[in-house]
RNA sequence: GCUCCUGUAGUUCAAUGGAUAGAAUAGAGGUUUCCUAAACCUUUGAUCAGGGUUCGAUUCCCUGCGGGAGUA
Numbered sequence: 001g002c003u004c005c006u007g008u009a010g011u012u013c014a015a016u017g018g019a020u021a022g023a024a025u026a027g028a029g030g031u032u033u034c035c036u037a038a039a040c041c042u043u044u045g046a047u048c049a050g051g052g053u054u055c056g057a058u059u060c061c062c063u064g065c066g067g068g069a070g071u072a
Base pairs, nucleotide, nucleotide: 001071002070003069004068005067006066007065010025011024012023013022018055027043028042029041030040031039048064049063050062051061052060
C1' cells in the first nucleotide's frame, strides 16, 4: 500500500429502522452494623467525526479518524 473486521457509560456487553439507548460492574449518597465487608435502596454517566438515504438512523450507505487481523 491492498483486503477484511471493528468503534455505544470508567470497564465488559445489549438494543428487528420507531422504547426515556438498557444491563452488569465501577463511582456517589443512604439503610443495616460497634466498625468493616456483604446485602438492600437511590443516583451520576455513553452512541468516534462529518455527510447522505428515510417520515424516522445506535442500526443502512459514503468519506475521514482510531483499533485489530491478513497479505507482499